[in-house]
RNA sequence: GAGGGUAUGGCUCAGUGGUAGAGCGCGUGCCUAGUGUGCACAAGGUCCUGGGUUCAAUCCCCAGUACCCCCA
Numbered sequence: 001g002a003g004g005g006u007a008u009g010g011c012u013c014a015g016u017g018g019u020a021g022a023g024c025g026c027g028u029g030c031c032u033a034g035u036g037u038g039c040a041c042a043a044g045g046u047c048c049u050g051g052g053u054u055c056a057a058u059c060c061c062c063a064g065u066a067c068c069c070c071c072a
Base pairs, nucleotide, nucleotide: 001071003069004068005067006066007065010024011023012022013021018055027041028040029039030038048064049063050062051061052060
C1' cells in the first nucleotide's frame, strides 16, 4: 500500500427496515438459624462517529475512527 471482518447495557452475545433483547453480573424483596442455591421485581443502551436513501435505519449506501485476519 491492496483486500476482508468486527464495533449493540458492566461482561459475553443475539437481533436485521416498523417504539432494542437474552445469559451472566449489580440492586431490592422473598426463602434460610445463617451463607449459598432458588424465586420474583427493578435499574442499566445517543445500537463506534458523521452524512445519505426511506413515511420510518441497529439493519441499506458513502466517508471516517479503533481493533483483528490475510496479501504485498